[in-house]
The prediction has a mean pLDDT of 90. A computed fold for a 75-nucleotide RNA from Marinobacterium arenosum, annotated as c-di-GMP-I riboswitch aptamer. Of the family's consensus pairs, 100% are formed in the model. Its Rfam family is "c-di-GMP-I riboswitch aptamer". Its family is annotated with cyclic-di-GMP binding in the Gene Ontology. The sequence was found by an Rfam model in a public genome assembly.
């Protein structure tokens, strides 16, 4: 180091309703909350799904794949 992921240890992140703000909209940021999560760290490359002011354009990484980074180290 590379795979792996445990009744280990130290953390972490934050669904869903609520409340302000944005944007036509999906949605996205804040706050409150935990539903979870071993990449729920990142990145629209593909698929898939959703919006829309529909030559098209956006939006979801916590749908799937896949890429890049990373904490511990028990079998």
């Nucleotide at each position: 180091u590379c795979u792996c992921g445990a009744u280990a240890a130290a953390g972490g992140c934050a669904a869903a309703c609520c409340c302000c703000g944005g944007g036509c909209a999906a949605c996205c940021g804040g706050g409150c909350g935990a539903c979870g999560c071993a990449a729920a760290g990142u990145c629209a490359c593909g698929g898939a799904u959703c919006c829309c002011a529909c030559c098209g354009g956006g939006a979801u990484g916590g749908c799937c794949g896949g890429g890049c980074c990373a904490c511990c180290g028990a079998a």